[in-house]
RNA sequence: GCUCGUAUAGCUCAGUGGACAGAGCACCGCGCUACGGACGCGGAGGUCGCAGGUUCGAGCCCUGCUGCGAGUG
Numbered sequence: 001g002c003u004c005g006u007a008u009a010g011c012u013c014a015g016u017g018g019a020c021a022g023a024g025c026a027c028c029g030c031g032c033u034a035c036g037g038a039c040g041c042g043g044a045g046g047u048c049g050c051a052g053g054u055u056c057g058a059g060c061c062c063u064g065c066u067g068c069g070a071g072u073g
Base pairs, nucleotide, nucleotide: 001072002071003070004069005068006067007066010025011024012023013022018056027043028042029041030040031039049065050064051063052062053061
């Protein structure tokens, strides 16, 4: 350089074009406990990498760019 994959919560990842984008862990509060852990209940946290396009409607489809990973000359 070329080809392919990938980008969603602090971390690891789900999410057939359709209503307010979810889970586990972590974090915060309460209960329990002599205290803590474990356990139970509740809560906070997201302009879905950036910019465009298609569509009545995009996390999802298309294009470009950027980061990361893999392959290859």

The prediction has a mean pLDDT of 80. This is a predicted structure of a 73-nucleotide RNA (transfer RNA) from Actinomadura violacea. NCBI's taxonomy places the organism under Bacteria, Actinomycetota, Streptosporangiales, Thermomonosporaceae, Actinomadura. Rfam family: tRNA. Gene Ontology term of the family: triplet codon-amino acid adaptor activity.